[in-house]
RNA sequence: CUCGAUAAAGGUAAACCGGUCGCGAGGCCGGGACGCAAAGCCGUGGGUCUGUCGCGAUCGUCGAUCGUGGCAGAUGGCCUGGUUGCCGAAG
Numbered sequence: 001c002u003c004g005a006u007a008a009a010g011g012u013a014a015a016c017c018g019g020u021c022g023c024g025a026g027g028c029c030g031g032g033a034c035g036c037a038a039a040g041c042c043g044u045g046g047g048u049c050u051g052u053c054g055c056g057a058u059c060g061u062c063g064a065u066c067g068u069g070g071c072a073g074a075u076g077g078c079c080u081g082g083u084u085g086c087c088g089a090a091g
Base pairs, nucleotide, nucleotide: 002091003088004087011036012035016031017030018029019028020027021026034077040083041082042081045079046078047075048074049073050072051071052070053069054068055067056066057065058064059063
């Protein structure tokens, strides 16, 4: 530098519940632990999701649904990338 142990010291916190913010995806706080060797931070390229505007189609229609494109957003505990970090078994 890599790597990741039936190691040590710790850390964190899914689903769900309560409160709160948001049109929404979802965020924050508290409880709670499924897990995590980066499940710390960022948001590079994708994926998925949301809102909005447009186009097309279908339904027998003053709307609904599906597909698709632009813009904006969310997630990132979905993958990838960047960056910082505890410990030191085996390789």